Lysine riboswitch aptamer from a bovine gut metagenome, 161 nucleotides, folded computationally. The prediction has a mean pLDDT of 77. The sequence is in RNAcentral, with records from MGnify. It matches the Rfam family "Lysine riboswitch aptamer". Rfam links the family to the GO term lysine biosynthetic process. Rfam describes the family as follows. Riboswitches are metabolite binding domains within certain messenger RNAs that serve as precision sensors for their corresponding targets.
RNA sequence: AGAUAGAGGCGCGGAAUACAUGAUUAACCGUCAGUAAAAAGGCUAAUGCUGAAACGGCUAAAGGGUCUUCCGCCGAAGUGCACCGGGGACGCCUUGCUCCGCUGUGCUGGGCCGUCGGGAAAUACCCGCCGGACUGUCAUUUAAAAGUGGAGCGCUAUCUU
Numbered sequence: 001a002g003a004u005a006g007a008g009g010c011g012c013g014g015a016a017u018a019c020a021u022g023a024u025u026a027a028c029c030g031u032c033a034g035u036a037a038a039a040a041g042g043c044u045a046a047u048g049c050u051g052a053a054a055c056g057g058c059u060a061a062a063g064g065g066u067c068u069u070c071c072g073c074c075g076a077a078g079u080g081c082a083c084c085g086g087g088g089a090c091g092c093c094u095u096g097c098u099c100c101g102c103u104g105u106g107c108u109g110g111g112c113c114g115u116c117g118g119g120a121a122a123u124a125c126c127c128g129c130c131g132g133a134c135u136g137u138c139a140u141u142u143a144a145a146a147g148u149g150g151a152g153c154g155c156u157a158u159c160u161u
Base pairs, nucleotide, nucleotide: 001160002159003158004157005156006155009074011073012072013071014070015069016068018066019065028057029056030055031054032051033050034049035048039095040094041093042092043091077108078107079106080105081104082103084101085100086099087098088097109135110134112132113131114130116128117127118126119125137150138149139148140147
């Protein structure tokens, strides 16, 4: 220098069934109301279109979550930026918004708790900055213990050169 195999634990991610929430919700129907296509600009429509509010009837789904099982793993994975490709919702178009994927590049050892901010229907959960203790690893200091510092392109073991 290269190859192979491992370790950190409430470890990481994916899939499926079931369940709760979503939800006295949306949509639809009736009463009623309006005439602008409700993110911006433009266009079109009135026997049409829309639903800001109220009343009544009826009543979902998705994303996200939990348990269990299975699968792949230990830069597992997450995330910022950039290019490209594909989808979604508005009646149509453009921009914007949003979701998914590939590639390149930067950051983060790991899980937990907390303030703040963002997403979401949400006190769930996810993401980000910061802080805190804990934990694994290497280096360093010490008689020992307690410490100090670094980062996974790291660390340990074996083999080859």